[in-house]
Molecule: c-di-GMP-I riboswitch aptamer
Organism: Desulfocapsa sp.
RNA sequence: AUAAGAUAAAGCCCAACCUGCCGUGAGGCAGGGGCGGAAAGCUAUGAAUCUUACAGAGAUAGCAGGUGCAAAG
Numbered sequence: 001a002u003a004a005g006a007u008a009a010a011g012c013c014c015a016a017c018c019u020g021c022c023g024u025g026a027g028g029c030a031g032g033g034g035c036g037g038a039a040a041g042c043u044a045u046g047a048a049u050c051u052u053a054c055a056g057a058g059a060u061a062g063c064a065g066g067u068g069c070a071a072a073g
Base pairs, nucleotide, nucleotide: 005069012037013036017032018031019030020029021028022027035062042065043064046063048060049059050058051057
């Protein structure tokens, strides 16, 4: 420098479910938990699903899109 992301990866994230609090709700936060993840970090302009007090309001995102990280061979 490179990528086919390795039976590797300190460290990281974390589904379902349970408990508490918040929210009309979709859901969120914290703790437990652990299906899993190499972008399961970020964003929410595209697609999708969903909520509602129906406002050009909101929620999710483990679709997608930018940007990154590790380093056996």